A computed fold for a 73-nucleotide RNA from a Microcaldota archaeon, annotated as transfer RNA. Taxonomically the source falls in Microcaldota (Archaea, Nanobdellati).

RNA sequence: GCCUCGGUAGCUCAGUUGGUAGAGCGUGUGGCUGUUAACCACAAGGUCGGAAGUUCGAGUCUUCCCCGAGGCG
Repeated sequence: GCCUCGGUAGCUCAGUUGGUAGAGCGUGUGGCUGUUAACCACAAGGUCGGAAGUUCGAGUCUUCCCCGAGGCG
C1' cells in the first nucleotide's frame, strides 16, 4: 500500500426486504426476607465511531476519514 471483518446502552452482543433502536449482565427503586444473597416487579441509561450523499424515511445503501482484528505484498 491492497483485501476482508468489526465499531450499536457501563459491559457482552442482536437488529430480517430501508419504516418510530432491543436482549442478557450490570446499576437504581420497590416487593419478599430477622439481615444479606437469591428470586419477583418497575425504572433510568443511546443522536448507532466521525462527516457528507441517496431517499418521503438510513443502525441498514453509497463515498471519504478515524479506531480495532485478521490476511496479502